About this RNA: Model confidence (mean pLDDT): 81 of 100. A computed fold for a 73-nucleotide RNA from Parcubacteria bacterium DG_72, annotated as transfer RNA. Rfam family: tRNA. Rfam describes the family as follows. Transfer RNA (tRNA) molecules are approximately 80 nucleotides in length. By type it is a transfer RNA.
[in-house]
RNA sequence: GCUCCUAUCGUCUAGCGGCCCAGGACAUCAGCUUCUCAAGCUGGGAACACCGGUUCAACUCCGGUUAGGAGCA
Numbered sequence: 001g002c003u004c005c006u007a008u009c010g011u012c013u014a015g016c017g018g019c020c021c022a023g024g025a026c027a028u029c030a031g032c033u034u035c036u037c038a039a040g041c042u043g044g045g046a047a048c049a050c051c052g053g054u055u056c057a058a059c060u061c062c063g064g065u066u067a068g069g070a071g072c073a
Stems, first nucleotide, its partner, number of pairs: 001072007010026004018056001028044005049065005
């Protein structure tokens, strides 16, 4: 330098154009329970890397950028 893959709550992840103002687990916060802690139960907050494009409609499709990874030179 070229090609390919990946990017979603704090972490790991689901998602295959509308059924999702994005779901789950762990973590976290509040309450209940307990003499206390842990465990358990209930509830809350928390995310689509960025910029464009296509479409009536985009986390999803296309292009570019950024970051990480793999291969070739």